[in-house]
Context: one part of a larger RNA
Molecule: small-subunit ribosomal RNA, central domain
Organism: uncultured prokaryote
RNA sequence: CUGGGCGUAAAGCGCACGUAGGCGGCUUUUUAAGCUAGAUGUGAAAGCCCUGGGCUCAACCUGGGAACUGCAUUUAGAACUGGAAGGCUAGAGUAUGGUAGAGGAGUGUGGAAUUUCAGGUGUAGCGGUGAAAUGCGUAGAGAUUGGAAGGAACAUCAGUGGCGAAGGCGGCUACCUGGACAAAGACUGACGCUCAGAUGCGAAAACGUGGGGAGCAAACGGGAUUAGAUACCCCGGUAGUCCACGCCGUAAACGAUGUCUACUUGAAGGUUGUGGCCUUGAGCCGUGGCUUUCGGAGCUAACGCGUUAAGUAGACCGCCUGGGGAGUACGGUCGCAAGAUUAAAACUC
Repeated sequence: CUGGGCGUAAAGCGCACGUAGGCGGCUUUUUAAGCUAGAUGUGAAAGCCCUGGGCUCAACCUGGGAACUGCAUUUAGAACUGGAAGGCUAGAGUAUGGUAGAGGAGUGUGGAAUUUCAGGUGUAGCGGUGAAAUGCGUAGAGAUUGGAAGGAACAUCAGUGGCGAAGGCGGCUACCUGGACAAAGACUGACGCUCAGAUGCGAAAACGUGGGGAGCAAACGGGAUUAGAUACCCCGGUAGUCCACGCCGUAAACGAUGUCUACUUGAAGGUUGUGGCCUUGAGCCGUGGCUUUCGGAGCUAACGCGUUAAGUAGACCGCCUGGGGAGUACGGUCGCAAGAUUAAAACUC
């Protein structure tokens, strides 16, 4: 280097976009770089291999041949790959009118509830637990009743429902905006796929500055429990949770399953388009997108997967190579820090 793999054994980058690179639809003409065939030159000798000869044989020595799979030049060929020129429409995309949706950003706004504040009624408890106590309350709590303030989250609808590349997204309204899909079939004419590096997005927690702070709640304090209890339970409670602008760049970032394309028996649902049939009726017959469960062939070590493949193939990228040491040390890069990323070895079993 080749060979083998990556759902669960080691192994798919968290996700996308995209440069170099790799790969690339149908067809005509052309070229001859790759490719194929012939010729010429060269490919030292020795050695290896084949076949003769000489030492009594052998090792050894020696003659001849083959081989030296290569390189260069040259003559042809034109199927395939590549190059050039032209054409096409099945891939890809654009336009028109539609459809569904918690897709995204900022704005305005609504009701329920918790808490607090000031007031009315009212009196001795409330709260909490397995049981208690800490705690709150005669300075009038809890309960109840009208009012005010403020913050955060949006019950029911709600659904293996929907949307998004992933992270994720849920009250209502208007505005700005991204994507998807079906039908019709006008236009462009391969404009495509993948993608090292690069770039962007990226839950929660954490960090910086300034706000905000109702509820909840790391840390912390107290009460219990216990042999102890730095816990589980209870009463409090600060960061934080929220907003703006930055930063971090990690997760069991999971379908533990990279992206794209083609092909391969089925059944039952969900959701969203669209066509036809007498729209007679929640009707019948088709045809698309997404999605859930079961299951055939096939695959798999088994479990299971099974047209949304882990089946059958192709293109490209990433990654793995015994356990520990270790995702650590050192060095580099990034970061305010926390740390992230890249990433060993000795030694040991």